[in-house]
Small-subunit ribosomal RNA, 5' domain from a Minisyncoccia bacterium, 542 nucleotides, folded computationally.
The coordinates come from a structure-prediction model, not an experiment, and the mean pLDDT is 84.
It matches the Rfam family "Bacterial small subunit ribosomal RNA". Gene Ontology terms of the family: ribosome and structural constituent of ribosome.
Context: one part of a larger RNA
RNA sequence: GGAUGAACGCUGGCGGCGUGGAUAAGGCAUGCAAGUCGAACGGACCUUGUCUUUUGGAUCGAUCAAGUGGAGUGGAGUAGCAAUACAAAACGAAACGAAAUUUUGAAAAAAGACGCUGGUUAGUGGCAGACGAGGUAGUAACACGUAGGUAUGUACUCUCAAGUCGUGAAUAAUUCACCGAAAGGUGGACUAAUACACGAUAGUCCCUCCGGGGUAAAGAUUUAUCGCUUGAGAAACAGCCUGCGGGGUAUCAGCUAGUUGGCAGUGUAAUGGACUACCAAGGCUAUGACGCCUAGGGGAGGUGAGAGCCUGACCCCCACCGAUGGGACUGAGACACGGCCCAUACACCUACGGGUGGCUGCAGUCGAGAAUCUUCCACAAUGGACGAAAGUCUGAUGGAGCGACGCCGCGUGAUUGAUGAAGUGGUUCGCCACGUAAAGAUCUUUUAUGAGGGAAGAAGUAUAUUGACGGUACCUCAUGAAUAAGGGGCUCCUAACUCUGUGCCAGCAGGAGCGGUAAUACAGAGGCCCCGAGCGUUAUCC
Repeated sequence: GGAUGAACGCUGGCGGCGUGGAUAAGGCAUGCAAGUCGAACGGACCUUGUCUUUUGGAUCGAUCAAGUGGAGUGGAGUAGCAAUACAAAACGAAACGAAAUUUUGAAAAAAGACGCUGGUUAGUGGCAGACGAGGUAGUAACACGUAGGUAUGUACUCUCAAGUCGUGAAUAAUUCACCGAAAGGUGGACUAAUACACGAUAGUCCCUCCGGGGUAAAGAUUUAUCGCUUGAGAAACAGCCUGCGGGGUAUCAGCUAGUUGGCAGUGUAAUGGACUACCAAGGCUAUGACGCCUAGGGGAGGUGAGAGCCUGACCCCCACCGAUGGGACUGAGACACGGCCCAUACACCUACGGGUGGCUGCAGUCGAGAAUCUUCCACAAUGGACGAAAGUCUGAUGGAGCGACGCCGCGUGAUUGAUGAAGUGGUUCGCCACGUAAAGAUCUUUUAUGAGGGAAGAAGUAUAUUGACGGUACCUCAUGAAUAAGGGGCUCCUAACUCUGUGCCAGCAGGAGCGGUAAUACAGAGGCCCCGAGCGUUAUCC
């Protein structure tokens, strides 16, 4: 000088892109991080339509009818000389009409049946859960890197060929009864399937003594398709083996009995002392065996002219781990982070009989520490799982938030302005410095604030629809120098000097060293130097 996943001190305007638990693989409250398929299946519930039964009784019509009513008939009788007028009793039409009987049977309610309708889904079943995400505890070894090898396997995907016939017994769900505080469990009855089992068929399949023997399937649907079984191949992935390479230590010198080899088996997808029985006595080692300490490896990163030295954060590949120690099950694939069983420690619930849990996923919390972030938004994009699809799920991912932690960019104004103002410091008292600096004048508007407009990222079969980020980036206009400078140093190394105070004191310091009365080295001030939203210090590497 360069560098850092940095920390600390002082200071701090903005943006972009990165990056952020290095210590206790210490303990964890809470929420989420792996589901999906009703086009495999039987149910349950809801909805819709039709039909049946029961209840219900709106409305229409008919019959009967108390009563009200009083046209009209009637004419006792009254008045009058008479014509005539008035007129009681009685009979009584139209009209209105309580109540009663009966017919039609709407709305509504309940139950049942059908399934031509649609939806939700606990359970059975399929696929996924072995990926993705995290961490580096262990591991000095085929773990990794590189170059080879083969005695092997493969779900999903692609290509080719052939097939997809028949039958049966259960069981969950459901329901009934019961036990338990809970977690959960027991018994009886019923039922379906792409669940399970049996039979048939049989080849480019398997075994074979070449005669023969053995082994398969499943259906669904909106009729377009999607599946299922067998065989051959491909792709990609995985297993196993080997040469070489890369830590320290000899104050570790001898190590080894499944040890080294053979034969026969077991086991595996497959080779092999991988394992078992028998036989032999081998195998490794100063070219460092064995032991101990340390450590994930690589691509890469830092530095350096290079050779080299140091490192292994972020990103990518591989390995290993999932509280600790064991074990297997299922499956194409695990001896399985958010599966199972056992043991241990820890923690929680409890009715004391018994149960439950595993953040080294994303956030977050406590602890330890010099020290490391939000209990955020969205599946819009990319990718993944499932599905025929619509779609659902996705703390992967895409984004936003916090931190000058890093790199890069921008700004904190520009031009002019000499009575060289005031003030401060110095002074040989003449003046000198801060200094065109300020004030003043004229401009500009990056940035800031406000207003208006406003994306790409969007692809899906054509149209249409679909944006978390985000009213973000960006564009235009307006306001107004308006919102924005510090840190370290000045004896020499090493760029930059004077005054005052102090007096081997107080103190400084990377080294040399400085300070004991004229300190450019301490402290303060003025001035100057370096860098600048940073500047110094500490730690580590070259």